Molecule: transfer RNA
Organism: Patescibacteria group bacterium
RNA sequence: GCCCCCGUGGCUCAACUGGAUAGAGCGCCGCGCUUCGGACGCGAAGAUUGAGGGUCCGAAUCCUUCCGGGGGCA
Numbered sequence: 001g002c003c004c005c006c007g008u009g010g011c012u013c014a015a016c017u018g019g020a021u022a023g024a025g026c027g028c029c030g031c032g033c034u035u036c037g038g039a040c041g042c043g044a045a046g047a048u049u050g051a052g053g054g055u056c057c058g059a060a061u062c063c064u065u066c067c068g069g070g071g072g073c074a
Base pairs, nucleotide, nucleotide: 001073002072003071004070005069006068007067010026011025012024013023019057029043030042031041032040050066051065052064053063054062
């Protein structure tokens, strides 16, 4: 330099190949339970999806340019 893959709450992953309020586990917080804690139960908060632009009635998903990470070939 060229090509491919990935980027979604603090962390690990979903989202059925464009459709409905972006879900789950762990974690954090509150309450219950307990002598205290853990475990367990209940509840709550937290992501406009790496950034910008475009297409579309509608974008996490498609196109494009960057940024970051990984891999391959020179």